Record summary:
Model confidence (mean pLDDT): 75 of 100. A computed fold for a 155-nucleotide RNA, annotated as SAM riboswitch aptamer (S box leader). The sequence was found by an Rfam model in a public genome assembly.

């Protein structure tokens, strides 16, 4: 490189340092840039992965022991039905504990830090306009698809 799977309308320096002309992924288009781009470096923002921390109310999973409640099977004793005892056995319940969870932190890996993924790029719907109606053509809004980003997983 390619898969799957989540999110993308919030939010962060408008005098932070380096650096010197590009940049918004691709195409148009619109913009951002010497009152200084891209990069680097600090600062910020979020909170996707661990971490750590509180909660366990419901609910799933697994395990753990005891054998508590219920079942089943056996064997003794009484002995019509059945009752009591032991022994084994689990499936449910019940108890502990882990993990899901849910909230927080922001210690560790990401990541972001101009405009909604800047906006459109394909389908559909629906509304306006051109035409008498359909086609059909332009707008403009909605929804889903495509494409990129970016975590986390797989390869």
């Nucleotide at each position: 490189a390619u898969c799957u799977u989540a999110u993308c309308a919030a939010g962060a320096g408008c005098a932070g340092g380096u650096g010197g002309a590009g940049g918004g992924a691709c195409a148009a288009g619109c913009c951002c840039g010497a009152u200084g781009a891209a990069a680097c470096c600090c600062g910020g923002c979020a909170a996707c992965c661990g971490g750590c921390g509180u909660u366990a109310g419901c609910c799933a999973u697994g395990a753990c022991a005891u054998g508590g409640c219920a079942g089943a099977u056996u064997c003794u004793u009484g002995u019509u039905c059945c009752a009591a005892g032991a022994a084994u056995c689990u499936u449910g319940c019940a108890g502990u504990u882990a993990u899901g969870u849910a909230c927080g932190u922001a210690c560790g890996g990401u990541g972001c830090u101009a405009a909604u993924u800047c906006u459109u790029g394909c389908a559909g719907c629906a509304g306006c306009g051109a035409u008498c109606c359909a086609a059909u053509c332009g707008u403009u809004g909605c929804u889903g698809a495509c494409a990129g980003a970016u975590g986390a997983g797989a390869g």